[in-house]
This is a predicted complex of two RNAs, RNase P RNA and transfer RNA, with 429 nucleotides together. It holds a member of the Rfam family "Bacterial RNase P class A". By type it is a ribozyme. On this family, see Beauregard et al., RNA Biol 2013: "Identification and characterization of small RNAs in Yersinia pestis". The coordinates come from a structure-prediction model, not an experiment, and the mean pLDDT is 75.
């Protein structure tokens, strides 16, 4: 220069009129200042926070599942290990806890784990020899995702970790590593695949329509079931025990109010710099105030200007576009959704000094 | 705002401890009838919403996305 890879970020700016939600100052007119996003989206994980429980013990059931770290917390993230696949490459995607049990594995295939169809052998015993019986063989062929680790020699009737070497994995040792695991050295140990199971670790329930407080108002009335110490229901949420607590409890079908205030917005905050760590992070000073509405505000409209595209030979000008999508207690991640753009950094190829 | 269900054939549904997708109406042809309805016989129609991952294999298992549906407000 072209094509790529990871990674961080930015996602309009502005003026002027009329409006809307909170704040502050004012008797009051007003007047000044503030007002969506990286995802506010999905609601997938996790915690703050409130309630109710706090007497606990079995079972059961979720979920996680290499290693070491980081954090409030995590199924999340950082940095690694091994092993696959894709990709020249820079990367990047999956995928790993044990396997001693026990279960299952359509179709194909003789067999799917007490392997003999085709096919190879004739040592052994046996029939009168050729040859055949009874039998040996996991080398070949042929099915399948998977067929008894793999190749090659040696052995043998043929065969075969029977044996030896190479390779690849398991298991015991040494050695380095914080650790997953490498790396030697040594034992012939050696089918796949998913359930169940087993191990090691977590998990109470609900979820701001939690919940606290005032207001206002009515039917504690009517039916049904069940129950009142022989015990319903409730704390207790899947059961079971045990403990407490207990006179009502659930269902209908009905009546009232549907107004205010706290939760609610200063917080695991944000932004510069310094340390400390490969990193996530973490800590230290300094520094900024940054929406709080409740059927729900953050608009509408009229310009500039900046980006892109097209027209026009150019300028100058004119038209069109300008993403994804908008708070609803808070935070911390993950997903998915996004028109443009910008910054460094690394790879390929080319071609030039 | 929170919770929780559901998507297979034109319509209504089965099938989910992974192993060739079905039933019913409803379309089609035929047979019956004098013609239609009924009834018999056969006979077509499926990207299991959707994209991905696990596995030899996926309607079922896991993610991720789309629809579409239901519940949840004080008091006494």
């Nucleotide at each position: 220069g072209c094509a790529g890879a990871a990674u961080g970020c930015c996602g309009g700016c502005u003026u002027g009129u009329c409006g809307c939600u909170g704040g502050u100052c004012g008797a009051a007119a007003g007047a000044c200042g503030a007002g969506a996003g990286g995802a506010a989206a999905g609601u997938c994980c996790g915690g703050g926070c409130a309630a109710c429980a706090u007497a606990g013990g079995g079972c059961a059931a979720u979920c996680c599942g290499c290693u070491u770290c980081c954090u409030a917390a995590c199924g999340a993230g950082a940095a690694g290990a091994a092993g696959u696949c894709c990709g020249c490459g820079a990367g990047g995607g999956c995928u790993u806890g044990c396997c001693a049990g026990u279960g299952c594995a359509g179709a194909a295939g003789a067999a799917a784990a007490c392997a003999a169809c085709c096919g190879c052998c004739g040592a052994g015993u046996c029939c009168u020899u050729u040859g055949g019986a009874c039998g040996g063989c996991a080398a070949g062929g042929g099915u399948g995702a998977g067929a008894a680790g793999g190749c090659a020699g040696g052995g043998u009737a043929a065969g075969a970790g029977c044996c030896u070497a190479c390779c690849a994995g398991u298991g015991c040792g040494g050695u380095g590593g914080c650790g997953a695991c490498a790396u030697c050295g040594u034992a012939g140990c050696u089918g796949u695949g998913c359930a169940c199971g087993c191990c090691g670790g977590a998990u109470g329930u609900u979820g701001a329509a939690a919940g606290u407080u005032c207001a206002u108002g009515u039917a504690a009335a009517c039916c049904g079931a069940c129950g009142c110490u022989u015990g319903a229901g409730g704390g207790c949420g899947g059961c079971c025990c045990g403990c407490c607590c207990g006179a009502g409890u659930c269902g209908g079908a009905g009546g009232g109010u549907a107004g205010a205030a706290c939760g609610a917005u200063g917080g695991a905050g944000g932004g510069u710099g310094g340390u400390g760590g490969c990193g996530a992070c973490a800590u230290c000073a300094c520094u900024c105030g940054u929406a709080g509405a409740u059927a729900a505000a953050u608009g509408a409209c009229a310009g500039g200007c900046a980006c892109u595209g097209c027209c026009c030979a150019c300028u100058c000008g004119g038209c069109a576009g300008c993403a994804c999508a908008a708070a609803a207690c808070c935070c911390g991640g993950c997903u998915c959704a996004c028109a443009g753009g910008c910054a460094g950094u690394c790879u390929g190829c080319a071609u030039u000094u | 705002g929170c919770g929780g269900a559901a998507g297979u054939a034109g319509c209504u549904c089965a099938g989910u401890c992974g192993g060739u997708a079905g039933a019913g109406c409803a379309c089609u042809a035929g047979c019956c009838u004098u013609c239609c309805a009924a009834g018999c016989u056969g006979g077509g129609g499926g990207u299991c919403g959707c994209g991905g991952g696990u596995u030899c294999g996926a309607a079922c298992c896991c993610c991720g996305u789309c629809u579409u549906c239901c519940g949840c407000u004080c008091c006494a």